[in-house]
Context: one part of a larger RNA
RNA sequence: CGUCAGAGUUUUGAGGGGGGUCGUCCCUUAGUACGAGAGGACCGGGAUGAGUUAACCUCUAGUGUACCAGUUGUCGGUCUCAAACCGCAUCGCUGGGUAGCUACGUUAAAUGAGCGAUAAGUGCUGAACGCAUAUAAGCACGAAGCGCGCCCCAAGAUGAGAACUCUUUUAAGCGCCCUCAGAGAUGAUGAGGUUGAUAGGUUGCCAGUGGAAGCGUAGAAAUGCGUUAAGCUAAGCAAUACUAAUAGCGCGU
Repeated sequence: CGUCAGAGUUUUGAGGGGGGUCGUCCCUUAGUACGAGAGGACCGGGAUGAGUUAACCUCUAGUGUACCAGUUGUCGGUCUCAAACCGCAUCGCUGGGUAGCUACGUUAAAUGAGCGAUAAGUGCUGAACGCAUAUAAGCACGAAGCGCGCCCCAAGAUGAGAACUCUUUUAAGCGCCCUCAGAGAUGAUGAGGUUGAUAGGUUGCCAGUGGAAGCGUAGAAAUGCGUUAAGCUAAGCAAUACUAAUAGCGCGU
């Protein structure tokens, strides 16, 4: 820009893409058919695996450079000493670890039932050719393959589809702007903008670390103990308008 008024929501599916796997010394059918016996099925049903894919983070595990603790060096810092804390040294190193992300983890998820037309192949009826013949007319089967079925995209499918609703005029609706994340390179998408829980803060909880500092006390000291499951705490879950989403403008006819 088009789709012939303009919008919002929900869709149909022409067409395209993906998927399509392989086992079991298991159970059953059935000790059946078959076989003198020994032995011993096809077909069908079930169970259980491997591989692959997808989704997810409850469990397990990894990471977790803005969480917690320990610890070394420092002729670095907080005027100085002690203590405490901070900077730098690969996040200094070490031990843990929330959310998120992930697999090694999880899943009553997928890898199929079914239908149609067929290949090789197997047949029925049946002439040409009084027989025979699956073929010439006609009819029926037959594969992990083909077309559907399953999953995804999809009306610029210019063949531009459909349904419902709104608007009847500075309209419906959309955007700019702002707070953001289940989104994200930017656009976009999605959640919100005071008739508000969108983000921050605060409070509570969950969760992590693991017993703060100060003071007291025991000890010569290192250090221990008490106050004290303490102190600190990111991304999690709630509550709460304290802060910021104000005010306004544009498009649309």

RNAcentral holds the full RNA, with entries from ENA.
This is a predicted structure of a 253-nucleotide part of an RNA (large-subunit ribosomal RNA, domain VI) from a Patescibacteria group bacterium.
Rfam family: Bacterial large subunit ribosomal RNA.